[in-house]
RNA sequence: GCUCGCGUGGCCCAAUGGACACGGCGUCGCCCUCCUAAGGCGAAGAUUGCGGGUUCGAGUCCCGCCGUGAGUA
Numbered sequence: 001g002c003u004c005g006c007g008u009g010g011c012c013c014a015a016u017g018g019a020c021a022c023g024g025c026g027u028c029g030c031c032c033u034c035c036u037a038a039g040g041c042g043a044a045g046a047u048u049g050c051g052g053g054u055u056c057g058a059g060u061c062c063c064g065c066c067g068u069g070a071g072u073a
Base pairs, nucleotide, nucleotide: 001072002071003070004069005068006067007066010025011024012023018056027043028042029041030040031039049065050064051063052062053061
């Protein structure tokens, strides 16, 4: 250089083009306990990498960039 994949809360991860973007860990609050851990209940936290396009509607499809991984010479 070329080909293919990936980019979604602090971290990991899901989501047929369709209602509020699903969960887990972590964080915070409460309950339980003599205390801690474990357990239970609840809450906050995402302009879905950036910029365009298609569509009534885009995390998803198309184009260009950026980042990252694999393959290839």

The prediction has a mean pLDDT of 80. This is a predicted structure of a 73-nucleotide RNA (transfer RNA) from Pelagomonas calceolata. Rfam family: tRNA. Rfam links the family to the GO term triplet codon-amino acid adaptor activity. Taxonomically the source falls in Pelagomonas (Eukaryota, Sar, Ochrophyta, Pelagomonadaceae). RNAcentral holds the sequence, with entries from Rfam.